[in-house]
RNA sequence: GGGGGCGUAGUUAAGGUGGCAUAACGCAUCGUUCGCAACGAUGAAUCGGCAGUUCGAAUCUGCCCGCCUCCA
Numbered sequence: 001g002g003g004g005g006c007g008u009a010g011u012u013a014a015g016g017u018g019g020c021a022u023a024a025c026g027c028a029u030c031g032u033u034c035g036c037a038a039c040g041a042u043g044a045a046u047c048g049g050c051a052g053u054u055c056g057a058a059u060c061u062g063c064c065c066g067c068c069u070c071c072a
Stems, first nucleotide, its partner, number of pairs: 001071007010025004019055001027043005048064005
């Protein structure tokens, strides 16, 4: 330098022929307790970045960034 793959919540992942963003653990608040844990209820939090296509993009396209891998 070139080819391929991956990037979604704090963590691990699901969701991929475009149409409500989701689960587990974690976190916060409340209840239960003398207190803690456990349990129950409620809640916050996410599509790597920028553009394009489209009525509508996590999903399709282009470029860039990061990681893995192969070739030189």
This is a predicted structure of a 72-nucleotide RNA (transfer RNA) from a bacterium. Rfam family: tRNA. The family's RNA type in Rfam is transfer RNA. Rfam describes the family as follows. Transfer RNA (tRNA) molecules are approximately 80 nucleotides in length. Rfam links the family to the GO term triplet codon-amino acid adaptor activity.